[in-house]
Context: one part of a larger RNA
RNA sequence: CUGGGCGUAAAGGGUGCGUAGGGGGUAUCGUGUGUCGGAUGUGAAAGCUCGGCGCUUAACGGCGAAAUUGCAUUCGAAACUGCGGAACUAGAGUACCGGAGAGGAGAGCGGAAUUCUCGGUGUAGCGGUGAAAUGCGUAGAUAUCGAGAAGAACACCGGUGGCGAAGGCGGCUCUCUGGACGGAUACUGACCCUGAGGCACGAAAGCUGGGGGAGCAAACAGGAUUAGAUACCCUGGUAGUCCCAGCUGUAAACGGUGUCCACUUGGUGUGGGGGGAGUUGAUCCCCUCCGUGCUGGAGCUAACGCGUUAAGUGGACCGCCUGGGGAGUACGGCCGCAAGGCUAAAACUC
Numbered sequence: 001c002u003g004g005g006c007g008u009a010a011a012g013g014g015u016g017c018g019u020a021g022g023g024g025g026u027a028u029c030g031u032g033u034g035u036c037g038g039a040u041g042u043g044a045a046a047g048c049u050c051g052g053c054g055c056u057u058a059a060c061g062g063c064g065a066a067a068u069u070g071c072a073u074u075c076g077a078a079a080c081u082g083c084g085g086a087a088c089u090a091g092a093g094u095a096c097c098g099g100a101g102a103g104g105a106g107a108g109c110g111g112a113a114u115u116c117u118c119g120g121u122g123u124a125g126c127g128g129u130g131a132a133a134u135g136c137g138u139a140g141a142u143a144u145c146g147a148g149a150a151g152a153a154c155a156c157c158g159g160u161g162g163c164g165a166a167g168g169c170g171g172c173u174c175u176c177u178g179g180a181c182g183g184a185u186a187c188u189g190a191c192c193c194u195g196a197g198g199c200a201c202g203a204a205a206g207c208u209g210g211g212g213g214a215g216c217a218a219a220c221a222g223g224a225u226u227a228g229a230u231a232c233c234c235u236g237g238u239a240g241u242c243c244c245a246g247c248u249g250u251a252a253a254c255g256g257u258g259u260c261c262a263c264u265u266g267g268u269g270u271g272g273g274g275g276g277a278g279u280u281g282a283u284c285c286c287c288u289c290c291g292u293g294c295u296g297g298a299g300c301u302a303a304c305g306c307g308u309u310a311a312g313u314g315g316a317c318c319g320c321c322u323g324g325g326g327a328g329u330a331c332g333g334c335c336g337c338a339a340g341g342c343u344a345a346a347a348c349u350c
Stems, first nucleotide, its partner, number of pairs: 003322004007304002012318001014201004021194003025088002028085004034080001035077008049065003053061002091191001092188004096183003103177007110154001114150008125136002162169002206247006215241002220236004258317006266295011299306002323350003332343004
C1' cells in the first nucleotide's frame, strides 16, 4: 500500500462549532474536464509469448508476428461526472401560532436540619463500639425550652420522568437568554452532509490571588484491633469542599456503540404536542409527529446479545486498530505557575 476490522477480543476522538478537503436532490439547455469509440504518429534493440527456419538434438542462433495494457495529435459520442446558464420544491432554512422542560447566566427570598453563642429548667453523666478506650462533663455537659449567629445543601413532589452537544442540571420568585417539539399556511430555492488542521466548552481532584468556613474531611494526632496495623472501627482535625477572578484539560468523559441520511414485521409502558369519534365538559377509545423504556421477529453476531433509539440493509465523511511486555514510557517538540498534559518510539524479551 492492498485488505480486514473498531458494544465485550487491539481499535469511536470527552463534546460541539467550523476552515480546507471529500460527498451531494428533481427536470432542462449548453460545454466537452473526467469517461467511451475510431484514425494517425510514437511506444529503440535485446528479452518474454506464438509460428516457421538453421546448427545431428538441446542449449544457442536467425526470420516473422504478437505484445509493449502508455503518451501525443485529430475526428466523433453525450448516458453518467465536472463546469456554465436558466428553472423547480420532496433536502435545508425563515416567518407565524402554541404548549412542555432540574437548559444557561445574574439578583433576591424561604423553611427544615447541623454547629456555635447567650439565657431558662435540670443533675451526673454524655458520647462511642463487636467490646472498649481516647474525648466531653460538677468551672454544670448530655437532655429540654427560648433567643440569636453562620455556612452549606435543598426532604416530600421525584418518576428506566424532563432538559442539555457533552461535561452536566433539582427549594421558591424575578430579570436576561439558548435549544428542541407540535400545528397550519406563506416565503427562500440545494443555501445540504461530514469535517484534517483550528476555535470553543469540558466532572472531580489540583494550582495562583482574594474572600468564606456550619457540616464533612485527604494529611496529621490520639484511642482501639492485631504477631505487626503507617489500614479497616472510634475521638479529634488541617488543606479541601463554598464564592469571585484566572489556570489546569484529564476520567470506567460509558450506551465501553462517531456524525448524518434512507430503507426494513410486531407487542406493551411512559413524557410533550396535534387530529378524530363521543360529549355540556372530562375520563376512556382510535389515528398521528417528536422523545424515552421494556419485550421480541427477520436479519446480524464467535458467543453474549443487538433488534425502526440496530450491533439489520445500504450511502457519505471523519477518527482509530494491526500479538503481549517494555510503554502511553524515553527522547525531541508544543502547552502549563506547578502538578502534569498532548504528540510518541526503540533496544531487549516472551
Small-subunit ribosomal RNA, central domain from a metagenome, 350 nucleotides, folded computationally.
The full RNA is in RNAcentral, with records from SILVA.
Its Rfam family is "Bacterial small subunit ribosomal RNA".